[in-house]
RNA sequence: CACUCAUCGAGAGAGGUGGAGGGACCGGCCCUGUGAAGCCUCGGCAACCGGCAAGGCAGUCGGUGCCAAUUCCGGCAGAUGUACCGCGAAAAGCGGUCUUCUGGAAGAUGAGGC
Numbered sequence: 001c002a003c004u005c006a007u008c009g010a011g012a013g014a015g016g017u018g019g020a021g022g023g024a025c026c027g028g029c030c031c032u033g034u035g036a037a038g039c040c041u042c043g044g045c046a047a048c049c050g051g052c053a054a055g056g057c058a059g060u061c062g063g064u065g066c067c068a069a070u071u072c073c074g075g076c077a078g079a080u081g082u083a084c085c086g087c088g089a090a091a092a093g094c095g096g097u098c099u100u101c102u103g104g105a106a107g108a109u110g111a112g113g114c
C1' cells in the first nucleotide's frame, strides 16, 4: 500500500515513570486522579512464521503478536418475530424501532506480494 491468504465467543498483569486521557473511525456504552495514553523493568498468554527435537506427540530456541469488556456493542444488506410505534377503513399494505440469525464492510494480527 484501493493487493492475497488465514484467524478474531478462549487465554494472559505487577512494579516504576508519567500526568489526562483511552477503548481505530462515527453512534452508543464503558474504563480512567482508588491515576488514562506513552515509556522502562520483570512476568504471563498464545502458537501465525523459521530452526532444532519428536513423529501418536505438541517441547525448546528465535521472529512477531497479545495480556478490561465477543474485534465491548452497533454502523451495510438479507432473513426473523402472537413484539412495539406511526400512516392506513383494515387482522391488507408501507415505513420505523427492537430481538435473534446469516453474510458483508471496516479494523487488528500473522504469513506472503508489490
Stems, first nucleotide, its partner, number of pairs: 001113001003112006013042005021031003025075004043067003048063005071106001076103004081098001083097005
Predicted 3D model of a 114-nucleotide RNA (SAM riboswitch aptamer (S box leader)) from Anaerolinea thermophila. Of the family's consensus pairs, 97% are formed in the model. Rfam family: SAM riboswitch aptamer (S box leader). Gene Ontology term of the family: regulation of gene expression. Its mean pLDDT, the model's own confidence on a scale to 100, is 81. RNAcentral holds the sequence, with entries from Rfam and Ribocentre. The organism belongs to Anaerolinea, within Bacteria.